Large-subunit ribosomal RNA, domain II from a soil metagenome, 699 nucleotides, folded computationally. Rfam family: Bacterial large subunit ribosomal RNA.
Context: one part of a larger RNA
RNA sequence: GCCAACGAGUUAAUGUAUGCGGCCUGCCUAAAGGAGUUCGUCCUGGAGGCCAAGGGAAACCGAGUAUGAAUAGUGCGAAUUGUCGUAUACAUUAGACCCGAAGCGUGAUGAGCUACCCAUGAGCAGGGUGAAGUUCGUAGAAAUACGAAUGGAGGCCCGAACCGGUUGAAAGUUCGACAUCAUCGGAUGACUUGUGGGUAGGAGUGAAAAGCUAAUCGAAUUACGUAAUAGCUGGUUCUCUCCGAAAUAUGUUUUGGCAUAGCGUCUAGAGUACCCUCUGGGGGUAGAGCACUGGAUGGGCUGAAUAGGGAGCAAUCUCGUCAAUCCAAUCAAACUCCGAAUACCAGAGAUUAAGUUUCUAGGCAGUAAGACUACGGGCGCGAAGGUCCGUCGGUCAAAAGGGGAACAGCCCUUGAUCGCCAGUUAAGGUCCCUAAAUCUAUACUAAGUACAAUUGUAAGGUGGUGGGUUUUCUUCGACAGUGAGGAUGUUGGCUUAGAAGCAGCCAUCAUUUAAAGAAAGCGUAACAGCUCACUCACUAAGAGAACCUGCGCCGAAGAUAAACGGGGUUAAGUAUAGUACCGAAGCUGCGGGUAUGUCACUUUAUUCGUAAAGUGGGGUACGGUAGGAGAGCGUUCUGAUCCGCAUUGAAGCUGAAGGGGUAACCCACAGUGGAGCGUUCAGAAGUGAGAAUGUUGGC
Repeated sequence: GCCAACGAGUUAAUGUAUGCGGCCUGCCUAAAGGAGUUCGUCCUGGAGGCCAAGGGAAACCGAGUAUGAAUAGUGCGAAUUGUCGUAUACAUUAGACCCGAAGCGUGAUGAGCUACCCAUGAGCAGGGUGAAGUUCGUAGAAAUACGAAUGGAGGCCCGAACCGGUUGAAAGUUCGACAUCAUCGGAUGACUUGUGGGUAGGAGUGAAAAGCUAAUCGAAUUACGUAAUAGCUGGUUCUCUCCGAAAUAUGUUUUGGCAUAGCGUCUAGAGUACCCUCUGGGGGUAGAGCACUGGAUGGGCUGAAUAGGGAGCAAUCUCGUCAAUCCAAUCAAACUCCGAAUACCAGAGAUUAAGUUUCUAGGCAGUAAGACUACGGGCGCGAAGGUCCGUCGGUCAAAAGGGGAACAGCCCUUGAUCGCCAGUUAAGGUCCCUAAAUCUAUACUAAGUACAAUUGUAAGGUGGUGGGUUUUCUUCGACAGUGAGGAUGUUGGCUUAGAAGCAGCCAUCAUUUAAAGAAAGCGUAACAGCUCACUCACUAAGAGAACCUGCGCCGAAGAUAAACGGGGUUAAGUAUAGUACCGAAGCUGCGGGUAUGUCACUUUAUUCGUAAAGUGGGGUACGGUAGGAGAGCGUUCUGAUCCGCAUUGAAGCUGAAGGGGUAACCCACAGUGGAGCGUUCAGAAGUGAGAAUGUUGGC
């Protein structure tokens, strides 16, 4: 991991509600006793309980009573039902749907492991060092000193056994729940070790690490209390039908839990009160505005013993500062001279419909972690797949289908009762992948720009190209091109080494002309030289400027070639019109099912009002998590039933293929098996497994 079996809302008491039943001359017995007889029995028993009257703290009064001075007002009552049994649902108390702690308490068991202690034994190759003491010698009166020999001390040295465990390797489903290899520390000592004994659970022991106390230690192990408790996690077993939420508010030692309300469902009742239209209301939001309150810009004017800067001998002038006022143009959630759309409130009208309004009473809930999206806002950076509010918004949650390449929350104002190899549309598409236009018309783009948006790009630049508007020049010849001229006074004056159109300053005239600046640029040391403006000729018909705008280009740097879905495309791109087609579980067609109300009919019952069951017509509905309600299937056992089945073969098992049922499931057939089993009507439950790191067994 798989397979099989086992595995979770039970039982009792009490209460509430609903269904059914008994009695209602109100209902019921409990303990106990008795009888038959062992059973789901019958009889007695009214003690007691509920009900029949309430109000008040009570006295007490009583369909009323309490309060109160009250005959007022107000509160609670009366104006009518009960009780017992049984079933179901829920609640409370109990282990209370099941499994799950860490822990707490009580009593025992442990020192054959290990810590320390006591008693009694045992062990330590070999080598080195050479303390005290002693002897001899020398010196000395001696103490003593020196030398030699002797001697053999030491938590001394090296190093086996032994004890340890430093570093590394290796091991890490191991040889091993700590071993192995190499290396290393101690090795006559606070040494090591055998045997026997002692100390223990808030206690021991500890050269102290909260170490050790039997692979268990910041409180051992074990049995019991014990099914401790768990607002926490996990799990909770057959089918079909109807409806169908919430993720909000208030409170909470409360925020991942509860209570109440809201929203769901079921029962009974009310019966349009909902929604829509019209009419009438109040408002101060969006917008707008500057009339108030404030902010802020430019200008004018006036004032100020207005700090300061500048000019002037000074008077004073000027710049700046502050304040008021005027003009112009403005800003505001906490400004308003104004002011919507919606929304809200009230009245009237219409609609007669529905698992589609609303309200009342009661049973049972779940929910109270929400998500994105659109719009209005706060916070944030007008960041976030951010966060917090609002909208009876939308969708998802609890919603499948089509589109969006893929993609809970986007689009289809699509909502799946079942079947069909029918039709028709939505969004979105129609070259191929891929169903349908290589469709029609007119333009644009040359960048593979682009190939829907969500899903990236700015300032700035662009004689890329299309459209439009305005305007200037133009056959009296424009623009471009080619040819020619572009001169004279004069090298203007000043300055300067020089300054001659062209370093700089001043002036910028006149003449000849078709035209020609006291010169727009290059150039020279200065001249020179080359162009330009300007003019003529040749040529020949459009040429220039500004603005608005479409599509492009540059700007443009990243992590896969990596955001066209791919191929690819010059349209199969972009824009504007149009027609056709494809396209969903939508709608339509044909056929079936269930529920519901309506109409008609039939049967049964009847208190003659009607009720129940059934059939038919046409109508409506049938996505669904939590959850509510309903109807069934199957398992085991009990009572009855079928004069039930069975060795002429029960149950069980095996066999995809037969028959029935919407389904749970049922029936048949064949084989196997070898002794019990079923139908129907009731009843009772150890009543349904795929999940619980489920339990046991097997593989």